Predicted 3D model of an 83-nucleotide RNA (c-di-GMP-I riboswitch aptamer) from a marine sediment metagenome. The prediction has a mean pLDDT of 86. Rfam family: c-di-GMP-I riboswitch aptamer. Gene Ontology term of the family: cyclic-di-GMP binding. Rfam describes the family as follows. GEMM was predicted in a large-scale screen for bacterial structured RNA regulatory elements. Genes associated with GEMM are involved in a diverse array of functions, including chemotaxis regulation, signal transduction, secretion and chitin. The model forms 95% of the base pairs in the Rfam consensus.
[in-house]
RNA sequence: GAUAAAGGCAAACUGUCCGAAAGGGAGGACGCAAAGCCCAGGCCUAAACCUGCAAAAGCGGGCAAGGUAGCAAGGUUACCGAA
Numbered sequence: 001g002a003u004a005a006a007g008g009c010a011a012a013c014u015g016u017c018c019g020a021a022a023g024g025g026a027g028g029a030c031g032c033a034a035a036g037c038c039c040a041g042g043c044c045u046a047a048a049c050c051u052g053c054a055a056a057a058g059c060g061g062g063c064a065a066g067g068u069a070g071c072a073a074g075g076u077u078a079c080c081g082a083a
Stems, first nucleotide, its partner, number of pairs: 001080001008032002013027002016025003030070001036076003041071001042068003049062005
């Protein structure tokens, strides 16, 4: 950073698989020039745990040790390359 070439990633969605959920895998392409990697400020979820009510079943509140990098910032590595 081109309407070039080679290659890459993969949104929505899914009588699919895993998970308590968020989410992830697989399929799939809306897009992406770092939508590669690291990092969780922000954001999402709340199983376990704590806690309120309840005789109990259960219902509610809190909490990340669970997630998310396709929300911003930072670090780091890298393909091609006209004008």
Source information:
The RNAcentral record of the sequence draws on MGnify.